[in-house]
Context: one part of a larger RNA
RNA sequence: CUCUCCCUAAGGAACUAUGCAAUUUAGCCCCGUAACUUCGGGAAAAGGGGUGCCUCGCUUAGGUAAGAUGAUUUACUUUUCAAGCCGAACGAGGUCGCAGUAAAAUGGCUCUAGCGACUGUUUACCAAAAACACAGGACUCUGCUAACUCGUAAGAGGAAGUAUAGGGUCUGAUGCCUGCCCGGUGCUGGAAGGUUAACUGGAGGGGUCAGCCGCAAGGCGAAGCUCCGAAUGGAAGCCCCAGUAAACGGCGGCCGUAACUAUAACGGUCCUAAGGUAGCGAAAUUCCUUGUCGGGUAAGUUCCGACCUGCAUGAAUGGCAUAACGACUGGAGCGCUGUCUCGGGGAGAGACUCA
Numbered sequence: 001c002u003c004u005c006c007c008u009a010a011g012g013a014a015c016u017a018u019g020c021a022a023u024u025u026a027g028c029c030c031c032g033u034a035a036c037u038u039c040g041g042g043a044a045a046a047g048g049g050g051u052g053c054c055u056c057g058c059u060u061a062g063g064u065a066a067g068a069u070g071a072u073u074u075a076c077u078u079u080u081c082a083a084g085c086c087g088a089a090c091g092a093g094g095u096c097g098c099a100g101u102a103a104a105a106u107g108g109c110u111c112u113a114g115c116g117a118c119u120g121u122u123u124a125c126c127a128a129a130a131a132c133a134c135a136g137g138a139c140u141c142u143g144c145u146a147a148c149u150c151g152u153a154a155g156a157g158g159a160a161g162u163a164u165a166g167g168g169u170c171u172g173a174u175g176c177c178u179g180c181c182c183g184g185u186g187c188u189g190g191a192a193g194g195u196u197a198a199c200u201g202g203a204g205g206g207g208u209c210a211g212c213c214g215c216a217a218g219g220c221g222a223a224g225c226u227c228c229g230a231a232u233g234g235a236a237g238c239c240c241c242a243g244u245a246a247a248c249g250g251c252g253g254c255c256g257u258a259a260c261u262a263u264a265a266c267g268g269u270c271c272u273a274a275g276g277u278a279g280c281g282a283a284a285u286u287c288c289u290u291g292u293c294g295g296g297u298a299a300g301u302u303c304c305g306a307c308c309u310g311c312a313u314g315a316a317u318g319g320c321a322u323a324a325c326g327a328c329u330g331g332a333g334c335g336c337u338g339u340c341u342c343g344g345g346g347a348g349a350g351a352c353u354c355a
Stems, first nucleotide, its partner, number of pairs: 001350008010341002014339001019336001027051005036041001038173001052095006062086003067081002070078002072075001096100001108334007115326002120132002136171007148157003174321004179251003184248002186244005193239003199233001204228005211220003252270005279313001280310001291307005
């Protein structure tokens, strides 16, 4: 010096990103216990007091019960008495120590906010959480050879179930609620018209060559074979017409106006499918920003309460509240401490030297 421990004057978080770590607290009995609340809780809330041993009350309460005794229904019955043994709790007095849950084991507490209702689950080996799940809510598909999933198939699961059932998706206890938009995309329904495949159909054309014309070069060219091929007919889909947002999603701008000023209930205008309702709001969302005001501190970029100018909140991609719960996250306080002022002392194991 390193590690693991123990103690420490005065102070007591001044340490630090953070009371990280380590203290404190602690069992049992009695007293006592707030806001809030879903009336269950909160609660061991908080906060106090007691605690050993001996003697006495005391043969304590209570338990167990040998034995004795009476009764009859003669039984593993029952009445009365009762030795012995076990034995709390309480009261009074005494006694020892610094200390009596004397060791070990054995909650620190409170206030406030965010998130998630809760118990659960998770990154085996850097993340336990506000993530996942959840009960509850909603939409949607599915009439049974169900939908859906696995398999080429046979077949299997669904289910030896049957819409109070099963599958998929979203939300996530509970309370109060969940506004407007169907133009785009999706889904569902519709079928008049347009478009549209294979296929159908075979107008028309090409190749070949018997023959014909021609002095020749060459031209024409039936049947057959063969190649191409227009019109016509032809489903779903798409276009089209509707519906649907707890489907994917979206939810404006400019100008003016009131008898101080300011502001604008009011008016005008442009655009849109419709222009953000109730709530909440510098927020796990606020750039400017340490916004402004209030609270807490001697002093507060954090925190709490407000305001609203929401860069860029907002309603099951749920909105806002919420008791209880949380090895979650932020802020404050009490207690307590070597975290610190600021160090010091001690024990053990290493390191180091020698063998």
The prediction has a mean pLDDT of 87. Large-subunit ribosomal RNA, domain IV from a Nitrospirales bacterium, 355 nucleotides, folded computationally. NCBI's taxonomy places the organism under Bacteria, Pseudomonadati, Nitrospirota, Nitrospiria, Nitrospirales. It was read from a public genome assembly. Its Rfam family is "Bacterial large subunit ribosomal RNA". Its family is annotated with ribosome and structural constituent of ribosome in the Gene Ontology.